[in-house]
RNA sequence: GCCAGAGUAGCUCAGUUGGUAGAGCUUCGGUUUUGUAACCCGACGGUCGUGGGUUCGAGUCCCUCCUCUGGCU
Repeated sequence: GCCAGAGUAGCUCAGUUGGUAGAGCUUCGGUUUUGUAACCCGACGGUCGUGGGUUCGAGUCCCUCCUCUGGCU
């Protein structure tokens, strides 16, 4: 330098033809227990890597840039 993949909650990841963004774990509160853990209930938490474009509408489609991973030279 070229090619491919990835970037979504504190962490691990879904989001299958574009239609108001979810799960598990963690944390916090509650229930239960003599107490702890576990179980159960609830809450908090994300303008989806940056900036543009298309569209009535973009996590999803297009372009630019950034970061990471792998391959080729």